[in-house]
RNA sequence: GGGCCAGUGGUCUAGCUGGUUAGGAUGCCGCCCUUACAAGGCGGAGAUCGGCGGUUCGAAUCCGCCCUGGCCCA
Repeated sequence: GGGCCAGUGGUCUAGCUGGUUAGGAUGCCGCCCUUACAAGGCGGAGAUCGGCGGUUCGAAUCCGCCCUGGCCCA
């Protein structure tokens, strides 16, 4: 220098054939339960989907460039 893959709440991840309020687990907060703790039950907060643009009525999803990480070629 070239090619491929990945980036989504604190953490792990689903969704990537464009169209419901971005779903789940775990963690966190409150309440119930208990003499108390754990477990369990109920509720809540937390993501503008790596960044900037473009296409579109509509983008996590498609396209371009860039950033970070991994693999391969030279």